[in-house]
Context: one part of a larger RNA
Parts: sequence; structure tokens; C1' cells
RNA sequence: AGUAGCAGCGAUAGUCGGGUGACAAUCCCGACGGCCGAACAGACAAGGGUUCCUCAGCAAUGUUCGUCAACUGAGGGUUAGCCGGCCCUAAGUCUCACCGUAACUCGAAUGAGACAAAUGGGAAACUGGUUAAUAUUCCAGUGCUGUUGUGCAGUAAACGCCGACGCUUUGGGGUCGUCUGAGCCGGGCCUUCGCCCGGUCGAAUCGUCGAAAUCCGUGGAAGCCGUAAUGGCACGAAGCGGACGAAUGUCGAGACAGAGCAAUUCAGACCAACCUAGAGCCCGUGAAAAGGCAAGCACAACAUCCGUACCAAGAUCCGACACAGGUGUCUGUGGCUGAGAACGCCAAGGCCUGUCG
Repeated sequence: AGUAGCAGCGAUAGUCGGGUGACAAUCCCGACGGCCGAACAGACAAGGGUUCCUCAGCAAUGUUCGUCAACUGAGGGUUAGCCGGCCCUAAGUCUCACCGUAACUCGAAUGAGACAAAUGGGAAACUGGUUAAUAUUCCAGUGCUGUUGUGCAGUAAACGCCGACGCUUUGGGGUCGUCUGAGCCGGGCCUUCGCCCGGUCGAAUCGUCGAAAUCCGUGGAAGCCGUAAUGGCACGAAGCGGACGAAUGUCGAGACAGAGCAAUUCAGACCAACCUAGAGCCCGUGAAAAGGCAAGCACAACAUCCGUACCAAGAUCCGACACAGGUGUCUGUGGCUGAGAACGCCAAGGCCUGUCG
């Protein structure tokens, strides 16, 4: 007495020991336990603007506490020819001219000029190291681009091509990744065999190889050739030979660089990215410009300016708040299960502050 109280976000999260200290459930360290893991991980855009790092503090701020802090005070911190802006054009916007209007800071079309993308186009950088706090920016090594100048070579300059593109689907090449088998290295268990876990790395760049498609020569099929599929052919099939020719791909250099305590090897399967070749669909037919290729080689000088800290969210943004709300993009191939980016458990990584007990 339906009173006191308890639970009620699928993220139930702490417990013990030690340290610091005037004071510790709350700060720091360790152990055990637990949570997230298409996100509570990592990297950015917008926005914020010093919140970043260090030292010293605790009156206030912090829904409790506080020795702690995104708080207070002081000092420090953002380094670029090759990341981005800057350049180009897009939808669109502005200005001027012209015309309309009683008039204009107003107005459609036309013309001229300018602006408009840190998500479209685009000259060029990678690996390692370093700081308390920056790093493709500093340092080490290796590499590349443009402009100007000098020298050498050269007298081709025009047609053209690239930039430059829809949706769906398929074949082939193919790396990262994952998985399988073996060797080697390190660690753990057992210490008898053996079993388990982890690792076995290494860039840009320069050269090299390189398939399809296309073309040429040869050849000469009256039915053959070929595909996953559509198909191809005497207007010349198959076969044979050649030209041209792709990848963020192969191999070599880079690299007795670097990284690792060490080993730092080999084979295979499925294959994101990337490259290549088809097919289907449309009352929808899928940008533009700058710029580049097409004629080069060597050496030297120069490459200004702006951004670069940190958060990017259940506490740094927008919501009066450390607000259960809102907010664009990338990593999408970590494992087992699975049709799956579902669900569940876990890895890497993060957290125990969805802050009183």
C1' cells in the first nucleotide's frame, strides 16, 4: 500500500593489487574479467579554430568525485617544383551593351567579358628514418616534371588521334588479398612422437616480356571453322608466317637501399583493382574546355604565393548542454558459418566515459 523501492537504449562492466597525493569507487600502472568489430576500427571533405603537445594548477566548468580534463595559467607546435589550392571548362551566376519601364539596385532573349568543381578534366615522388607535438613537406637514398638559357642533331609540322564518357551482362589476361601444400625462422606446449601460433617483407621509377583486336603475305575450304553467347567465310574459312600492339600485370635493374632478433624459399586454387574483347537494352542514345601525342638529346639555373596542428563525433561540427537527434566520401576481399555488406562469435585496432555508485 499499488506506497517505498528495483528493472526498463541488445553497448548490463567491472573487480583486485600497486602508485601518486592533504584527500582516490572515479587519476596513473598491472593482473583478471568484459564490450565494439559494414564499426565504438583506420583515412578524408564540410564545419569548428588552437580544442593539438609539454609544464604548473583546481575557484568556477565537468550532472557525483577529481590529484584528472576538450577546464585555468604559461610556453611550444603546422616546413612541399612532384599532396591540394592556383589552371580548364559544367549546370549556373555576375557585369557591361542593347531593349522594355514614368523610373530603377528590376527584367526574358541576343552579343561581349568575367566567375563557377579542394568530389568532373589535369605536367611530375616513392621507400625508409626522425619529433613531446609536422611530415609523399624535414633528413637519407633513389626518381621524375615544367620553364628559361647554352650546345648538339634536325627542317617533318597536316590530316588525324588522345583528353572523352550510358545501363545490364559475359569471355580472356591479371595483381593485392584470402585459402591449400611443402621448406626455413621465431615462440609456446610436451619434453617421447609430435602438435599449436606467428613470420617468411621490400616502393616510385627506368628497361623488358606481353594477350585480345586490327592489318599484310601464304594457303584455297562448296561445307567447314569457332564461341560462355551472338557468330565467320570464294568480296577468300581453317592452317602456316609476319606487322602493330595492354595492364596498378611478368621479369630485371632500383636493392651487398631499407626493414627484420632471425628466416627473408617454392608450388597451387579462387581471384577485388587494373587491362582487353564481345553481347543485350533505349519513345532515355549517355558533357565541355584547358591540355597532350605527333621530333629529339645533353648540361646548367629556376620552380614564387596560399592550405598543412587537432577533432571529424554517444564530448572539438549543426541542434541553448560533454544533448540516445542530424551530418557527405573512402578502406567493402581479415577469419569461421552463410545466398549475403544479414545474424552470431572472433582478428587487427579501439574501448570499459552511451560518466555518479
Predicted 3D model of a 357-nucleotide part of an RNA (large-subunit ribosomal RNA, domain III) from Sphingomonas gei. It was read from a public genome assembly. Its mean pLDDT, the model's own confidence on a scale to 100, is 83.